[in-house]
Glycine riboswitch aptamer from a bovine gut metagenome, 83 nucleotides, folded computationally.

RNA sequence: AACUCUGGAGAACCCCGAAAGGGUGCCGAAGGUGCAACGUACAUUACAAAUGUGCGGAAUCUCUCAGGCAAAAAGACAGAGUU
Numbered sequence: 001a002a003c004u005c006u007g008g009a010g011a012a013c014c015c016c017g018a019a020a021g022g023g024u025g026c027c028g029a030a031g032g033u034g035c036a037a038c039g040u041a042c043a044u045u046a047c048a049a050a051u052g053u054g055c056g057g058a059a060u061c062u063c064u065c066a067g068g069c070a071a072a073a074a075g076a077c078a079g080a081g082u083u
Stems, first nucleotide, its partner, number of pairs: 001083007012024001014023003025069003031065001032063001034061001038056007
C1' cells in the first nucleotide's frame, strides 16, 4: 500500500407537477478547494535583525465544486485478519 470482516456521524423519505422534470432549505466523514507555523529563493538593508514578493507547506479546520439529507448504497476514521 492492497484485500476481507466489523464498528462508523451529520443534514427535508420537503414543496410544485399526471409524468418528464423543476424549486427551496440543509449536511460534511468518498474525492476535491483554500490556508498557519515553518522551510526556501529574490529584493530592500552596512552586517545581523526586520520587512515585502514568489514557491513548498497539515488537519476531523475551511469552502460546499462534487457528493449526501427514510431505507439501501456510499462513508473519513478505528479494530482484527491476510498478502
The prediction has a mean pLDDT of 86. The model forms 89% of the base pairs in the Rfam consensus. The sequence is in RNAcentral, with records from MGnify.